Formats: sequence, C1' cells, structure tokens
RNA sequence: UGCUCGGUAGCUCAGUGGCAGAGCAGGUGAUUGUUAAUCACUUGGUCGGUGGUUCGAAUCCACCUCGGGCAG
Repeated sequence: UGCUCGGUAGCUCAGUGGCAGAGCAGGUGAUUGUUAAUCACUUGGUCGGUGGUUCGAAUCCACCUCGGGCAG
C1' cells in the first nucleotide's frame, strides 16, 4: 500500500430499510436462621465518526478512524 472481516448496553453478541434487543453483569424485592442458589421486577445506548440516498438508515453508498486476518 492492496484485499477482506469486524466496531451495537459494563462484558459476549443478535438485529441486513419501519419502536434498538438477548444472555451475563448491576439495582430492588420475594424466598432462607445467614450466605449461595432460585424466582419476579428493573436501570443502563451519540448503534466508531462525517456526509449522501430514502417518506424513513444500526441496516444501503462514499470518505475517515480503530482493531483482527491475508498478500506484497
């Protein structure tokens, strides 16, 4: 430098044009002599950035940026 995969909640990841989600973690409560476990409820997001397309973008396009892999 070129190609390719990825960046979404504290962590691991889904979501491929129409309300941003799950598991774990955190909080509150129930249960228990206590802890753990279990159960119920619940907090938490500039969807890496800027522009474009569209009635509508996490999703499509361009550029930039960060990380993994491959080639030279």

Predicted 3D model of a 72-nucleotide RNA (transfer RNA) from an Eggerthellaceae bacterium. It matches the Rfam family "tRNA". Its family is annotated with triplet codon-amino acid adaptor activity in the Gene Ontology. Its mean pLDDT, the model's own confidence on a scale to 100, is 82.